[in-house]
Order: sequence, then structure tokens, then C1' cells
RNA sequence: GCCGCUAUCGUCUAGAGGCCCAGGACGUGGCGUUCUCAACGCUGAAACCCGGGUUCGAAUCCCGGUAGCGGCA
Repeated sequence: GCCGCUAUCGUCUAGAGGCCCAGGACGUGGCGUUCUCAACGCUGAAACCCGGGUUCGAAUCCCGGUAGCGGCA
């Protein structure tokens, strides 16, 4: 330099055009239970890498960029 793959809560992940103001697990805040802790129950906060495009509608499709991984030179 070229080619391919990947990018979603703090972490791991679901998602395949409308059913999603994005769900789950762990973690975390509050409350309850307990003499206390753990465990358990109830409840809350928390994410679509960036910029364009297509579409009535995009986390999802297309283009470019950035970053990571792999391959070839």
C1' cells in the first nucleotide's frame, strides 16, 4: 500500500427496515427483608464509533472516515 472482518449501557451481548423513546446477563444506585453482611424480592440510572446517502421510516441497507483484528505484498 491492497483485501477482508468487526464497532450497541461500565463489561459481555440480543437485534437481519416499522413489533424497539433499543432487550438480557453481570456490575451499579434506591427501597424492603436481616441485629449486620451475604443471598433474595421490588425498583431506577446507563449504549447504537463519526459524517453523509437511500427510504414514508435506519442500530439494521449503501458510501466515506476513524479505531481494532486478520491476510497479502
Overview
This is a predicted structure of a 73-nucleotide RNA (transfer RNA) from Candidatus Azambacteria bacterium GW2011_GWA2_42_9. Model confidence (mean pLDDT): 83 of 100. It was read from a public genome assembly.